[in-house]
Context: one part of a larger RNA
RNA sequence: CUGGGCGUAAAGCGCGUGCAGGCGGUUUGGUAAGUUGAUCGUGAAAGCUCCCGGCUCAACUGGGAGAGGUCGUUCAAUACUACCAAACUAGAGAGUAGAAGAGGAAAAUGGAAUUCCCGGUGUAGUGGUGAAAUGCGUAGAUAUCGGGAGGAACACCAGUGGCGAAGGCGAUUUUCUGGUCUAUUUCUGACGCUCAGACGCGACAGCUAGGGUAGUAAACGGGAUUAGAGACCCCGGUAAUCCUAGCCGUAAACGAUGUGAACUUGGCGUCGGUGGCUUAAACACCAUCGGUGCCGAAGCAAACGCGAUAAGUUCACCGCCUGGGGACUACGGCCGCAAGGUUAAAACUC
Numbered sequence: 001c002u003g004g005g006c007g008u009a010a011a012g013c014g015c016g017u018g019c020a021g022g023c024g025g026u027u028u029g030g031u032a033a034g035u036u037g038a039u040c041g042u043g044a045a046a047g048c049u050c051c052c053g054g055c056u057c058a059a060c061u062g063g064g065a066g067a068g069g070u071c072g073u074u075c076a077a078u079a080c081u082a083c084c085a086a087a088c089u090a091g092a093g094a095g096u097a098g099a100a101g102a103g104g105a106a107a108a109u110g111g112a113a114u115u116c117c118c119g120g121u122g123u124a125g126u127g128g129u130g131a132a133a134u135g136c137g138u139a140g141a142u143a144u145c146g147g148g149a150g151g152a153a154c155a156c157c158a159g160u161g162g163c164g165a166a167g168g169c170g171a172u173u174u175u176c177u178g179g180u181c182u183a184u185u186u187c188u189g190a191c192g193c194u195c196a197g198a199c200g201c202g203a204c205a206g207c208u209a210g211g212g213u214a215g216u217a218a219a220c221g222g223g224a225u226u227a228g229a230g231a232c233c234c235c236g237g238u239a240a241u242c243c244u245a246g247c248c249g250u251a252a253a254c255g256a257u258g259u260g261a262a263c264u265u266g267g268c269g270u271c272g273g274u275g276g277c278u279u280a281a282a283c284a285c286c287a288u289c290g291g292u293g294c295c296g297a298a299g300c301a302a303a304c305g306c307g308a309u310a311a312g313u314u315c316a317c318c319g320c321c322u323g324g325g326g327a328c329u330a331c332g333g334c335c336g337c338a339a340g341g342u343u344a345a346a347a348c349u350c
Base pairs, nucleotide, nucleotide: 004321005320006319007304008303012318014201015200016199017198021194022193023192025088026087027086028085029084030083031082033081034080035077036076037075038074040072041071042069048066049065050064051063052062053061054060091191092188093187094186095184096183097182098181099180103177104176105175106174107173108172109171110154115149116148117147118146119145120144121143125136126135162169163168206247207246208245209244210243211242215241216240220236221235222234223233258317259316260315261314262313263312266295267294268293269292270291271290272289273288274287275286276285299306300305323350324349325348332343333342334341335340
């Protein structure tokens, strides 16, 4: 150097964009760098392997031969790789015609419900629990009717339905905007794949500044329960939850399964297209492409299970693992306002 692994045993970066790097479709011609063969040179001695000898043997030692190379040189070969030139269309992209969608941003609007305020009716309770009490209520509550204010969330539709790279996205309308799918095969002609570093996005909680605050609710106060109750239950309640601008950069960020490509019996659903058949038009049926699910052949797997959405059979590239604890730690570096994040040991111990 090669050789093992990563769903659950240690191990896939939370996700993307992407420079360098690695890898790269089909055909023809050229060059001959890699590659292959041969020539010549060199590869000191010791050492190593074999043979022969010397110390009584051996170690040791003398002689001979051989092996030993990312070596140089010249000649040749041209399958593969590379480079140069020319071409192709199956990869990739563009065009045209259609399609679906809680994809993103901003603005406007709406109804139900909770709470509060005002007014009417009305009178003694209400609320809450396992049972109670704290609480609220004759200064008129709860209940009920009318009016108003304000904030937050959008019932039904709703679906192992849809969209997004992931985080995530659910009232309606408008504006701006990203991506995807199908058909066609009109155009470009390998423009591709992956990606250390880098850059961007990234739930909740938390932080800074300014707003906002209906409901809910850490902390906190009270009532219960209890041996105690720092809790579970109840009555209140502030940060927070919401908006704007900026940080933070972590999650069981999960499919605990990196991305891309190819190949490998089937069956049943569902979403978005297209073609055929059928029909008055449809439905249905058949075929096909792209999603999303269930069950299963072969195969794989320690088993569980996976099984064309692979954990099967292969290729390219990246990341990661190497006994448990110490330790998602210390120290140092970098980042952060802080909280802390990231990178990441050792002694010791079993």

This is a predicted structure of a 350-nucleotide part of an RNA (small-subunit ribosomal RNA, central domain) from a metagenome. Rfam family: Bacterial small subunit ribosomal RNA.